A computed fold for a 1489-nucleotide RNA from a metagenome, annotated as small-subunit ribosomal RNA. Model confidence (mean pLDDT): 84 of 100.
RNA sequence: AGAGUUUGAUCCUGGCUCAGAACGAACGUUGGCGGCGUGCUUAACACAUGCAAGUCGAACGAUAACGCCUGGCAACAGGUUAUUAAAGUGGCGAAUGGGUGAGUAAUACAUAGGUAACCUACCUUACUGAUGCGAAUAGCAAUGGGAAACUAUUGGUAAAACGCAAUACGUUGUAUCGCAUGGAAAAAGAUGCAAGAAAGUGGUAUGCUUCGGCAUAUACAGCGGAAAGAUGGGCCUAUGUCGUAUUAGCUAGUUGGUAGGGUAAAAGCUUACCAAGGCAGAGAUACGUAGCUGGUCUGAGAGGACGAUCAGCCACACUGGAACUGAGAGACGGUCCAGACUCCUACGGGAGGCAGCAGUGGGGAAUUUUGCGCAAUGGGGGAAACCCUGAAGCAGCGACGUCGCGUGAGUGAAGAAGGUCUUCGGAUUGUAAAGCUCUGUCAAGUGGGAAGAGAGAGGACGGUACCACUAGAGGAAGCACCGGCUAACUCCGUGCCAGCAGCCGCGGUAAUACGGAGGGUGCGAACGUUGUUCGGAAUUACUGGGCGUAAAGGGCGCGCAGGCGGAUUAAUGGGUCAAUUGUGAAAUUCUGUAGCUCAACUACAGGGGGUCAAUUGAAACUAUUAGUCUAGAGUGCUUGAGAGGGUCGCGGAAUUCCGCAAGUAGCAGUGGAAUGCGUAGAUAUGCGGAGGAACACCAGAGGCGAAGGCGGCGACCUGGCGAGCAACUGACGCUGAGGCGCGAAAGCGUGGGGAGCAAACAGGAUUAGAUACCCUGGUAGUCCACGCUGUAAACGAUGGAUACUAGACGUUGGUGGAGAUAAUUCUGUCAGUGUCGAAGCAUACGCGAUAAGUAUCCCGCCUGGGGAGUACGGUCGCAAGAUUAAAACUCAAAGGAAUUGACGGGGGCCCGCACAAGCGGUGGAGCAUGUGGUUUAAUUCGAAGCAACGCGAAGAACCUUACCUGGACUUGACAUCCGGACUGAUCCCACUAGAGAUAGAGGGAGCCCUUCGGGGGGUCCGAGACAGGUGCUGCAUGGCUGUCGUCAGCUCGUGUCGUGAGAUGUUGGGUUAAGUCCCGCAACGAGCGCAACCCUUGUCUUUAGUUACCAAUAUUAAGUUAGGGACUCUAGAGAGACUGCCGGUGAUAAACCGGAGGAAGGCGGGGAUGACGUCAAGUCCUCAUGGCCCUUAUGUCCAGGGCUACACACGUGCUACAAUGGUAGAGACAGAGUGAAGCGAAGCAGUGAUGCGGAGCAAAUCGCAAAAACACUAUCACAGUUCGGAUUGGAGUCUGCAACUCGACUCCAUGAAGUUGGAAUCGCUAGUAAUCGUGGAUCAGCAUGCCACGGUGAAUACGUUCCCGGGCCUUGUACACACCGCCCGUCACACCACGAGAGUUAUACUAACCAGAAGUCGUUGAGCUAACUCUUCGGAGAGGCAAACGCCCAAGGUUGAUAUGGCGAUUGGGGUGAAGUCGUAACAAGGUA
Repeated sequence: AGAGUUUGAUCCUGGCUCAGAACGAACGUUGGCGGCGUGCUUAACACAUGCAAGUCGAACGAUAACGCCUGGCAACAGGUUAUUAAAGUGGCGAAUGGGUGAGUAAUACAUAGGUAACCUACCUUACUGAUGCGAAUAGCAAUGGGAAACUAUUGGUAAAACGCAAUACGUUGUAUCGCAUGGAAAAAGAUGCAAGAAAGUGGUAUGCUUCGGCAUAUACAGCGGAAAGAUGGGCCUAUGUCGUAUUAGCUAGUUGGUAGGGUAAAAGCUUACCAAGGCAGAGAUACGUAGCUGGUCUGAGAGGACGAUCAGCCACACUGGAACUGAGAGACGGUCCAGACUCCUACGGGAGGCAGCAGUGGGGAAUUUUGCGCAAUGGGGGAAACCCUGAAGCAGCGACGUCGCGUGAGUGAAGAAGGUCUUCGGAUUGUAAAGCUCUGUCAAGUGGGAAGAGAGAGGACGGUACCACUAGAGGAAGCACCGGCUAACUCCGUGCCAGCAGCCGCGGUAAUACGGAGGGUGCGAACGUUGUUCGGAAUUACUGGGCGUAAAGGGCGCGCAGGCGGAUUAAUGGGUCAAUUGUGAAAUUCUGUAGCUCAACUACAGGGGGUCAAUUGAAACUAUUAGUCUAGAGUGCUUGAGAGGGUCGCGGAAUUCCGCAAGUAGCAGUGGAAUGCGUAGAUAUGCGGAGGAACACCAGAGGCGAAGGCGGCGACCUGGCGAGCAACUGACGCUGAGGCGCGAAAGCGUGGGGAGCAAACAGGAUUAGAUACCCUGGUAGUCCACGCUGUAAACGAUGGAUACUAGACGUUGGUGGAGAUAAUUCUGUCAGUGUCGAAGCAUACGCGAUAAGUAUCCCGCCUGGGGAGUACGGUCGCAAGAUUAAAACUCAAAGGAAUUGACGGGGGCCCGCACAAGCGGUGGAGCAUGUGGUUUAAUUCGAAGCAACGCGAAGAACCUUACCUGGACUUGACAUCCGGACUGAUCCCACUAGAGAUAGAGGGAGCCCUUCGGGGGGUCCGAGACAGGUGCUGCAUGGCUGUCGUCAGCUCGUGUCGUGAGAUGUUGGGUUAAGUCCCGCAACGAGCGCAACCCUUGUCUUUAGUUACCAAUAUUAAGUUAGGGACUCUAGAGAGACUGCCGGUGAUAAACCGGAGGAAGGCGGGGAUGACGUCAAGUCCUCAUGGCCCUUAUGUCCAGGGCUACACACGUGCUACAAUGGUAGAGACAGAGUGAAGCGAAGCAGUGAUGCGGAGCAAAUCGCAAAAACACUAUCACAGUUCGGAUUGGAGUCUGCAACUCGACUCCAUGAAGUUGGAAUCGCUAGUAAUCGUGGAUCAGCAUGCCACGGUGAAUACGUUCCCGGGCCUUGUACACACCGCCCGUCACACCACGAGAGUUAUACUAACCAGAAGUCGUUGAGCUAACUCUUCGGAGAGGCAAACGCCCAAGGUUGAUAUGGCGAUUGGGGUGAAGUCGUAACAAGGUA
């Protein structure tokens, strides 16, 4: 610090996801030791049991047992002690400590202050006092009640308990005077009256004594008064402190005053009266959530999240209420009352509160021992010793976290065995192991053994830490991952199954992604997973984002609050800045040092931390106040343009309707029609009239308006704007949340109006349908008045204002200058409105003084797609609806701009037997052949639009053959290796059994080399390695092939342009068959293609003449022979054609047109030659080959059968349907081939196929071999025929072991369909189509197929509108598997969440009323009453108590209101699902933009 993921690729926007750190965690696998920490996050749920707050005998009365002493034999008696058990009175403590976080959004907390408005036990300091009396009461005893808890009466008793009095002050109260709400380097009081204290105890010494004690002195502890301090609190103020506005108004003690009351103390704290205030958009009130902080986690920081442990504060103690005591409490282990719950009970009544420490149940994913001791630290009491202390110190449990250590070290290559992989060579595990040599941390055993306690004793931890010794590598390694992100790869299994997955995604038979294994990577006593937080995320942007098209500018204006604001002078000092002071607890964090062996941990020292406060100062900026100015803004005067707005009136053209005239058969409408109108007279025409709406031309990218919007002409009323002048005001300004107003069309209400147009509706068409597009009609509406609605792609998809920043060219309205002065020209300037463009900006497109540039100010808005601008709630509206505006759930994208392709029922240009023009076919018939289908034991397999189907197959009777049935073989029919035997091996011939394979038996001939040892070769037997497979996968492959297409294209290097994909070149103007060439051009060159080079054919020359040829000479039956080298021909070498020449056109180019010459002319004809690529095209059955599969069979051999089947369908052909013909006769003319297991002549035989024959020929020599159409002659005369030949019968020929299934041919006989072929469709542009025959390959035989050859030999092409295919340019695109694309909605089915819903239920809060416990306060107090006062001694009074009443008030009750949640028949839309149904709305002009 980034990465993955939208696309064919790119840039951007934008979300999702990952890598990091952290945790009071949990779960899974695994687990050696120690240190330090840490441990109910859930039920503030309920709790058994034990403990957690007591102490003081030096406050008091009383005092048992034990002990001790004396007596006694003993029992026992007496005394004494006490550091005395259990209680009681009294004092102090119990308000601390410890727990928890329910409540609380401010009576809390944090920070800084105030308190002249207050309190403070114990402690400290200095001062002072402590005198005189009195009355009770518990304990106790007696008598009772009760189950118990407990309690009643009587009697007697003490104190530091209680009461009274005295005295006292800088104490308190009050009256008067003085001061007075606030201050001082400040301390305001004076006088009078009144009030308020106390406690003594123990020790020691002395004295006295009635021996019980008393007095005095002393020190310590205790007590009272008043003052100060310290500590701890109370109260008040300012600032800060979560979310929701779908919570906008709240408040009657409410805000203030006066007077009472009240408190330690200010105060509506409380009461009465008076006034009507107080809070709130800087968010009151309400609702939800939440203890706050120091800090913790994260982050570069700013921030964000959190508030366990430790520390500070607050709140709470079963729930609610209340007071008492006290210095302090509205009291966790106190009291009273009410409620819920639990327990005891004799049923009458009682008891209880673990959110103290342990522990139990429960809840939960989940959190420990009913431990030790007060040794230390601290707390309470005490004079002290001590006692108490689940605070605290320790130990136990848990890998919960963190830190440290160990599980060994060295050596060791035969690179062992085993495992895994393998190209079978090896590689790897791996120095790893074993082996050898060592060590001893930890753990274990034995022995010693602390500090922690500052004089003595006293240590829970603890026989712990630590130390020494002993033995021995022994007791101690796992977890996750290995497709990319992300470090780490192979094999096997599985086969869209099982499964994985954080995102992208993997799995459909070769999975580095699933499961296992080997290996590897990472971390390591842990490792992974899950959850949560921050980060990355600049993805809420203060630091630090945006809004033309990606999400995002309000439809427009006016304007209150608010924010911001021109020049200048002065004052002030709020903001701002500086210095100083205080504080910001400790811990934490940072730095340094130190202590535990290190570290964690801990200690010490120093930094750091606030939007803090106080004091002092500065005065630039800002602010405030007071002045001044004119550049902003406004006013004034002069002037200008305009569809700016409103009202009233006027006008002409046109449509429609009505009347009249005239006139006749159609009109209207469409792609074509029909509905419709018209003989009851339409349309068209003329004249007249009615009515409504809109205003042609002018008219313009023109003008005006804030926007919506505004268009005939005139009048009236009225708003705004520009220019010129520079007289006036003097910052009066800009923006603008709420608010107010305006606001197209459609729509709504009331009343008018209604010509045309026209939703709905009707009819006619179109169509598979057509609730549409088209046509004929037609109502609301459109128009007017008044009122509502308040929205639009209300768009420049661009908020307003101000300033600045190159130009060029228009245009509208002013105005200045110059020239000219008739038209008009030139040049400035202001205000608008347009086009292009520099810098700059921008993802790009583009914007560019009218900014999307550079800056400032203010407002509005955005934060992934869908759900959804929807639901609920509120507001507005008559309604329609508008506005405000979510969530659950779901996806990993959605999107913008640009690029390359592909596509378009987009455009332009061009080509092709593509169409057209022609000729001949196919499709109909019969047959041949291939395919499908069916059949079959098998009908082997492959090929499937063009580009499968006379294709693989250039030839299935056996073989072939792969298929089927049956019979055989198992190292095999074939190859290599090993062992053994034989080499008289082996080969040939015939025999027997069998369908044959095979088996058996017999005869004959009889290997090579040799150094004579043997070797080679061969055969048989045996064992295993292996052979073998036309078995599967052409979607694992090579090779080969088809196709687009012989179409003209496909690319590269360098350069340039672009952020980039890419572009340029290759586009453009011409031209060509051609990316062929020329010209131009940010391109310049090059490659593969095109062309050429190659073959063949057409002309000529030359060379050479045998088997070819023959002009002249001779010769023959015959080029037969001699001869010839002229010709033909053969086959070598050459020539020839290049737009070379001429004319024209063209840019003077390329080139085209015409011509000459020439055998041939513009590529002369034909062939071979097939760019980058496409179709997962075809082929594993040519061959090769990975993987898989079979191995007495899916291999091999054999016989027979099948591939030849046959209701049918299709393709390709042949033969025909006839007279351009058939038949018969006789007669001509080719080319190219082929021949030895061959071609086979002549001759003979047969009607013929053919047979006999065997000359010649390995071929320019001989043979196949006859060419046929053709021409001539004759006949047939339009018919199912003298056409046609299928089919069938008979008889044969040939090949071959063998023609039954299943060959070809011949002869005789038979003589089917068929009379030119529907829709549709194919080939062909010249030696072509058509037609005629010939040869060859395969082959024993078998050709209508295939390949090749020649003979005869046409017609037509105006042209490129249309069909098909293709090329180039351009355009649109939501396509990229690329239109056979993409994609929308209803319906049906399943699942999910949500809304509505008659209601029902729960909770919270609230209003009114009822109710009224305990208790404070008040009143009464006739009942009761020790202390004090008075007394006449009887009593009275003061004071107190019980009791009653009153105010307040908790629980509870009744009736309402509100809010939130649960359930709910049914219902609504939404989302997601496999390949469902119906259509085809959108994307191309998407077929109606």